[in-house]
């Protein structure tokens, strides 16, 4: 950079939860248990159909009572009346309205059609009609049964109830005729005769009802085209099944049902089965295409406790009807009965969760009625819920002392903040008072649940009304404190381990606002299933290959057609919703009116380019024929030589073989080696190649036979015959399996030997399956070009294989076709790369992909003898997994180069004794730090006290030290005495300055609190300083260029150098920090100067002592000199290298100082400074003593040795560099000596320390634990210092340990170096074997870069980036999670078989029963009806079996996750 997933920002909701809550309008409210329901209501109405009963009124009659004599009252009878009531008969309505979404994947729904296959009460229109009769029955009464529900018998009565007859315009039925029309059956019209069927009255006299027929309207039934979820791990399903004929049945078609006949029907365009689901208008989202959804409103369907069934009716197989069965609930006198809120309220239950047992029929609508009217939980309203949408408010203007207070702070300030207070103003909402609608209507009157509601007016008060979430990034908004991987946060990334903008709180800020946030769900973003709009070389993804079926796609010309296609018109696409324009509520939400649109479907009219279809042709695609050459193409048979092994024989003798090195093994019973002969199996050297052939797998000695394909040339033939190809079929390396052969070599398994910590490996010696042949399976590979097949087009260059053609005498050259390679332009690609053999540009067809893991696993199915293969999930888990490229780092990768890195040398360490540091141990304490190189003679350039930080003991508490304040004193200091271990305490002596006399300065003491103090913690909070890689040659930048980008280039390359030093080249050109140079010392010379230095010549002396001199040495100023400058050779004419000359010095002359960008959370809080934390009568401070010096031991660094290149003794040599006043200290004297006494000189080129030592010369020792070595110890001393016990150095005498050159290992050094020898200094009273310097003597070796270590440059690989001390795999052990298998156990739904069979329709029968009609012999018969019985069908129930699908289960299997577990180290170099 890309691929790819995860997550977020938006919108929405019938929501829920948390915190909060002022008002109003409009909507909306059981998404779960189609769970069970107490109580009330939700469907009645008509007296103008009917009888009856009752009530009231009037009239009349009779009786009784009272009395005012007129009447009044009471209970009766009769008649009449009434907008009176109604149990029953009768009519209409209870099939609408209201609810719910269980079932249903279906003509259920949507859309468009058909009905020539149908019905339709009430309503409208038209035509016609209503004559005359009959028999019953409820109510009622009586008698019974029953607890009840209810019911039986007898008797009476009415109708618009029921039944004949008459009549029939038209209808219907059968017969037969004509005409017209239609897509078939057929339809319509006209006329004919025959047959069949009607009616109901009431009345208020207006009317209203009734019957027949036709038409309309409305509603309903049925059929058809198309559309309508998921699963193939559901592939076959179906016997009334598919069709026919004839019947039955229905309003009507039809296997809807029945009898017979035929054997069909459905299905890969997904039947059957399983799962899920009411469908639609719409709603949400989206740019759209789409995706999701089906609350409310509207249309359709289905259902009404569960299952079945019919009756009535215009309409039902009927939510508030009937019958039966079942479950449940209730009543009961136990005999039997009753019930169905998925109507409105309401209750319980379930649940995260969803309201009142309200008012009214005033409006809208519905039923009945002539009407008044009645009924209406439909509906209109109200109540509850911020559940949603919309609107309003919680005040407005002024107001800086920038108040108080809070927060913060660098202490100055900043901020909350004009915010508040305060002044002025207003009154929307709420509250109070006053008024007050519309909704009400077609003449008037009456009629309002809502409701005194909306609305209007008035007065008064800023009074009553703001919260929620967030502030690390995404994402708008930051600080303080607390906490300290705890508590907690978290949508993703992630935050928290003592300075948290991420947790909690506060202040401040941001967002939204009567709400805010969270959770859940849907769409979006997601082009992340891609029709619009993706991909498959390496990221996930091309089938292993071919043939080929269905399907998809298909060359050229002409004509026709009109299925697709295009255009116009018509119908439909209900209303609501959405969009547009207006209107009404103050606005808005809401609502009304109008308009436009509606991708679809149907009908119809046209067009004919393209596709399709049909016909006729064509030859460019494809195929065939003829000729030709090439080839490891295939199958079978035969045959050849080399080699290995074995056998036999000969020669021959001690080993062979094998490896990194060995051993096992073979061999004296004769191997290996060698010669000859033989046996057997397998593979075919050279040719040979980037070559050839094949579809792929694959194919290799030679010959023969058979056979497939490609190619070239030229003509001819067929005439689109083609391409692709789901299923299917065939082929298909190696290994493996079966049967039978074969078996030389090789070689899984196995055995032995090695290696190793182990070595079930790599290596070696053997060795069986197998490898080979025949036949049969298996069907997979990194079966790869990781690239499906076909066709066309798109720059070139160069080769190869096989052919052809032209020119040429030939070599050769030009051209053409097929195939195989390389390079490369455009273009493409994330890049790498591909590029006429495409990964380019297009078309067609097939296969495949959709984050990683789980997993190519489980289950199921198919295949297989097995091994196993094909198909192929989920739970769970992670926020990544992956590709290409880049920069680093790393590699037991490569190339080049450097370094005392190795090598070559010299001397050491490691062994001994001692010194010193560290670890460990010990201790009251043994203070602290430093830890591979880069801690360990380090901090410490120097611990007896001090230092000192540690320990013990004793003291002090504003303090040992600083500043400020108050008071007192006049000193402080110093000396002395006493007590004490001392600190300290007490006492004595001594003792200021200035002055305006008030006081001030200074000092001391006492007191108070701010504070002091801390070598207490954190070097992982820091500054500063330092180490290290490394004095290695590197590290970067600007501009330009290249690349999508990270980045690259420059800085790489060829040379060269100590060097990124320089030269050349180059898309780079320049620059910076480093390198080098500039600085210091040193080596030579010149010049200047000449004391305290020097002395050649002159003079002088013991002596450069003195005179003198500046030549020399030296000193210290200034210069010169070295630059590859000169010559030669090499090199590229360069840089440079080599050699030479000259020169004191030669190629940076030798040293020093000087340390790039960075690395190591390197070291240091105990040098110093410092943030934060901690202590404050102590973790501060003072003091005495002790400790840092301990000592079974281990390590580092050193010194001295082990001796003769030496020790000792003697002795007239030769330096440099330093230091010196609280100092160096001469000479002289004393002491064996350390040293002492006295004391000159010198603040130093003058004096002193100071003697240099090794060396040289002479002597002695003679190889020994010694005349080596000196530890240790004893005695006696010296010096420093208050003080040498713990614990100093030195001297003398005596003692005389280990040690005879040091294992494995390891260090330093390349020339004035190593080695060796002395000298000095810092620190310091004293105390070096350490450190830092100084000079003297003075080597050896370097062939070289293979190896070890470190470093540099280039390149390569990478799964590393905290960078190999990296990353990372698997078993085992432990914990948790989900899943598979499983003896079994236990559920569920569905289908099939059989048994039994309620109610009920239908069929049959019907001896019994029956008013209407008919007949006659008048009490019988007929017609007809019914009870009963039987049969078919059949719900529930029962039985047995199988399949499917859940739950659970001892045990078991793998998987996932988990902190630092165990064992190894498989992968990445």
């Nucleotide at each position: 950079c890309c691929u790819g997933g995860c997550u977020c920002a938006g919108g929405a909701u019938g929501a829920a939860u948390g915190c909060u809550g002022g008002c109003g309008g409009c909507g909306u409210g059981c998404u779960u248990a189609a769970c069970a329901c107490a109580u009330g209501c939700a469907a009645g109405u008509c007296g103008a159909a009917c009888g009856a009963a009752g009530a009231a009124u009037u009239a009349u009659c009779a009786u009784g009572a009272a009395u005012u004599u007129a009447u009044u009252c009471a209970a009766g009878a009769u008649a009449a009346u009434u907008a009176c009531u109604u149990a029953g008969u009768g009519g209409c309505g209870g099939a609408c309205g209201g609810g719910u979404g269980a079932g249903u994947a279906a003509c259920g729904c949507g859309u468009g059609g058909a009905u020539a296959a149908u019905c339709u009460a009430c309503c409208u229109u038209u035509c016609g009609c209503a004559g005359g009769g009959g028999g019953a029955u409820a109510a009622c009464a009586a008698u019974g049964g029953g607890a009840a529900a209810c019911u039986a018998u007898u008797g009476c009565u009415a109708a618009u109830a029921c039944c004949g007859c008459a009549u029939a315009a038209g209808a219907c039925c059968a017969c037969a005729g004509c005409a017209u029309c239609g897509c078939a059956u057929g339809a319509u019209g006209c006329a004919g005769g025959g047959g069949u069927a009607a009616a109901a009255a009431c009345u208020g006299a207006g009317g209203u009802a009734g019957c027949g027929a036709a038409a309309g309207a409305u509603g309903a039934g049925u059929c058809c085209g198309c559309g309508u979820c998921u699963g193939a791990u559901u592939a076959g399903c179906u016997a009334g099944u598919u069709g026919g004929u004839g019947g039955g049945g229905u309003a009507a078609u039809g296997g809807c049902c029945c009898a017979c006949c035929a054997a069909g029907g459905c299905g890969a365009c997904g039947a059957u089965c399983a799962g899920u689901a009411g469908c639609c208008g719409g709603c949400c989202u989206g740019a759209g295409a789409g995706g999701g959804u089906g609350a409310a409103c509207g249309g359709c369907c289905a259902c009404a406790c569960u299952g079945g069934a019919a009756c009535u009716g215009a309409g039902a197989c009927a939510c508030g009807g009937u019958c039966c069965a079942g479950a449940c609930u209730c009543c009961u006198a136990c005999g039997g009965g009753a019930g169905g809120c998925a109507g409105c309220a309401g209750u319980g239950g379930g649940g995260a969760a969803u309201a009142u047992u309200g008012c009214a029929c005033a409006a809208u609508g519905g039923g009945g009625g002539a009407a008044a009217c009645c009924c209406u939980g439909a509906u209109g309203c109200a109540g509850c819920g911020a559940c949603g949408c919309c609107g309003c408010g919680u005040g407005a203007a002024g107001g800086a002392a920038g108040a108080a207070g809070g927060u913060u702070u660098u202490c100055g300030g900043a901020u909350c903040g004009u915010a508040a207070a305060c002044u002025u103003c207003u009154a929307u909402c709420a509250a109070u008072g006053g008024g007050g609608a519309a909704g009400a209507a077609a003449a008037a009157a009456a009629u309002g649940a809502c409701g005194g509601u909306a609305c209007c007016c008035a007065a008064a008060u800023a009074a009553g009304a703001a919260g929620c979430c967030c502030c690390g990034g995404c994402u708008a908004a930051c600080u303080a404190c607390g906490u300290g991987c705890c508590a907690g946060c978290a949508g993703c990334c992630g935050c928290g381990g003592u300075a948290a903008u991420a947790c909690g709180u506060a202040g401040g800020g941001g967002g939204c606002a009567a709400g805010c946030a969270u959770u859940a769900u849907c769409c979006g973003g997601a082009a992340u299933u891609a029709u619009u709009g993706g991909g498959c070389g390496u990221a996930a993804a091309g089938g292993g290959u071919g043939c080929g079926u269905a399907g998809g796609c298909g060359g050229u010309u002409a004509u026709a057609u009109a299925a697709g296609u295009c255009a116009g018109a018509a119908g439909u696409u209900a209303a609501a919703g959405a969009c547009c324009a207006g209107g009404g509520c103050u606005c808005a939400a809401c609502u009304c009116u109008g308009g436009g649109g509606g991708u679809g479907c149907u009908u119809u009219u046209g067009a004919a380019a393209c596709u399709g279809u049909a016909u006729a042709a064509c030859u460019a695609g494809a195929a065939u024929a003829u000729c030709g050459g090439a080839g490891a193409g295939g199958u079978a048979a035969g045959u050849g030589g080399a080699a290995u092994u074995c056998c036999u024989a000969g020669u021959g003798u001690a080993g062979c073989g094998g490896u990194g090195a060995a051993a096992u093994g073979c061999g004296u019973a004769g191997a290996u080696a060698u010669u000859a002969g033989g046996a057997g199996g397998a593979a075919c050297a050279c040719c040979a190649a980037u070559g050839g052939c094949g579809a792929a797998g694959g194919c290799a000695g030679c010959u023969u036979a058979c056979u497939g394909g490609a190619c070239g040339a030229a003509u001819a033939u067929u005439g689109a015959c083609g391409c692709u190809g789901a299923g299917g079929c065939a082929c298909g390396a190696a290994a493996g399996c079966g049967u039978g052969g074969g078996g030389a070599g090789c070689a899984a398994a196995c055995a032995g030997g090695a290696u190793u910590a182990g070595a079930u490996a790599c290596c070696c010696u053997g060795g069986u399956a197998g490898u080979c042949c025949a036949c049969g399976c298996c069907g997979u590979a990194a079966a790869c070009g990781a690239u499906g097949a076909a066709u066309a087009c798109u720059a070139g260059g160069u080769g190869a294989u096989a052919g052809g053609g032209g020119c040429u005498a030939g070599a050769g050259u030009c051209u053409u076709u097929a195939u195989c390679g390389c390079c490369g332009a455009c273009g493409c690609u994330a890049a790498c790369g591909c590029a006429u053999u495409a990964a380019g540009u297009a078309u067609u067809c097939c296969g495949c992909c959709u984050g990683g893991g789980g997993a190519g696993u489980a289950c199921g199915a198919c295949c297989g003898c097995a091994a196993g293969g094909u198909u192929g999930a989920a739970a769970c888990u992670c926020a990544a997994a992956g590709g290409a490229a880049u920069u680093g780092a790393c590699g037991g990768g490569g190339a080049c180069c450097c370094g005392c890195a190795c090598a070559a040398g010299c001397g050491g360490u490691g062994g001994a004794g001692c010194a010193u540091g560290u670890g460990g141990u010990u201790u009251a304490a043994u203070u602290c730090g430093a830890a591979g190189c880069a801690a360990c003679g380090c901090g410490a350039a120097g611990a007896a006290c001090c230092u000192u930080a540690c320990c013990a003991a004793g003291g002090c508490u504003u303090g040992a030290c600083a500043u400020c304040c108050u008071u007192c004193u006049g000193a402080c200091c110093a000396u002395c005495u006493u007590a004490g271990a001392g600190a300290u305490a007490a006492g004595a002596u001594u003792u200021u300055u200035c002055u305006u006399c008030g006081g001030a300065a200074c000092a001391g003491a006492a007191g108070u609190g701010a504070c002091a103090g801390g070598u207490g913690g954190u070097g992982c909070a820091u500054g500063g300083u330092u180490g290290u890689c490394g004095u290695c040659a590197g590290c970067u930048c600007g501009u330009g260029u290249c690349g999508u980008g990270a980045g690259a280039u420059g800085u790489u390359g060829g040379g060269u150098u100590a060097a990124g030093u320089c030269c050349c080249g180059c898309a780079a050109c320049g620059a910076g920090c480093g390198c080098a140079a500039c600085c210091c010392c040193u080596a030579u010379c010149u010049u200047u100067a000449g004391u305290a230095g020097c002395c050649a010549g002159c003079a002088u002396u013991c002596a450069g002592u003195u005179g003198g001199g500046g030549a020399c040495u030296c000193u210290a100023g200034a210069g010169a000199g070295a630059c590859u400058g000169c010559c030669g050779u090499g090199g590229a004419u360069a840089a440079c290298a080599c050699g030479g000359a000259g020169g004191a010095a030669g190629g940076u002359g030798g040293g020093g100082a000087u340390g790039a960008c960075g690395u190591c959370a390197a070291a240091u809080c105990a040098u110093c400074a410092u943030g934060c934390c901690c202590c404050u009568u102590a973790u501060g401070u003072c003091u005495u003593g002790g400790g840092c010096u301990a000592c079974a031991c281990a390590c580092g660094u050193g010194c001295u040795a082990c001796a003769a290149u030496g020790g000792c003794u003697a002795u007239a040599a030769c330096a440099a560099a330093g230091a010196g006043a609280a100092g160096c200290g001469a000479a002289a004297c004393c002491g064996c000596g350390a040293g002492g006494u006295c004391a000159a000189g010198c603040a130093a080129a003058u004096c002193u320390c100071a003697a240099a030592a090794a060396a040289g010369u002479a002597g002695u020792c003679u190889c020994a634990g010694u005349u080596c070595g000196g530890a240790u110890c004893g005695c006696a001393g010296u010096c420093u210092g208050c003080a040498a016990c713990u614990c100093g150095a030195c001297u003398g005498c005596g003692u005389g340990a280990a040690g005879u050159u040091g294992g494995a290992a390891u260090c330093g050094c390349u020339a004035g170096u190593a080695a060796u020898c002395a000298c000095g200094a810092a620190u310091c009273a004293g105390a070096a074997u350490g450190u830092c310097g100084u000079g003297g003597u003075g080597a050896a070796u370097a062939c070289g870069u293979u190896c070890c270590c470190g470093g540099g440059u280039c390149u390569u690989g990478u799964a590393c980036a905290c960078a190999c001390c990296g990353c990372c795999c698997g078993u085992c052990a432990c914990a948790c999670c989900a899943c598979g298998g499983a003896a079994g156990c236990u559920g569920g739904g569905g289908g099939g078989a059989c048994c039994c069979a309620a109610a009920g329709u239908c069929u049959g029968u019907g001896a019994c029963u029956c008013a209407a009609c008919c007949a006659u012999u008048u009490a019988u018969g007929g017609a007809g009806a019914g009870a009963g019985c039987a049969g078919c069908c059949u719900a529930a129930g029962g039985u047995a079996a199988a399949a499917c699908u859940g739950g659970u289960a001892a045990c078991u299997g793998g998987g996932g996750u988990g902190a630092a577990g165990u064992c190894g180290u498989a992968a990445c170099a």
RNAcentral holds the sequence, with entries from ENA, Greengenes and SILVA. Predicted 3D model of a 1469-nucleotide RNA (small-subunit ribosomal RNA) from an uncultured bacterium. The coordinates come from a structure-prediction model, not an experiment, and the mean pLDDT is 85. Rfam family: Bacterial small subunit ribosomal RNA. Gene Ontology terms of the family: structural constituent of ribosome and ribosome.